Transfer RNA from Candidatus Thioglobus sp., 77 nucleotides, folded computationally. It was read from a public genome assembly.

RNA sequence: CGGAGUGUAGCGCAGCUUGGUAGCGUAUCUGGUUUGGGACCAGGUGGUCGAAGGUUCAAAUCCUUUCACUCCGACCA
Numbered sequence: 001c002g003g004a005g006u007g008u009a010g011c012g013c014a015g016c017u018u019g020g021u022a023g024c025g026u027a028u029c030u031g032g033u034u035u036g037g038g039a040c041c042a043g044g045u046g047g048u049c050g051a052a053g054g055u056u057c058a059a060a061u062c063c064u065u066u067c068a069c070u071c072c073g074a075c076c077a
Base pairs, nucleotide, nucleotide: 001073002072003071004070005069006068007067010026011025012024013023020057028044029043030042031041032040033039050066051065052064053063054062
């Protein structure tokens, strides 16, 4: 430098193809069972989807640009 992929809650991920207003597990908080720890049960909190812009009534999803990381290749040494 060229090509491909990834980026969503503290962590690990789904949702994207086919736009309809964000979810699962775990963690965490509260309550209950238990002498307590652990475990189990019930409920809650937590993210506007890497960033910016565009299209649309409506964008995590479509388009453009850009940032970070990963892989492959090329070049230089």

Rfam family: tRNA. Rfam classes the family as a transfer RNA.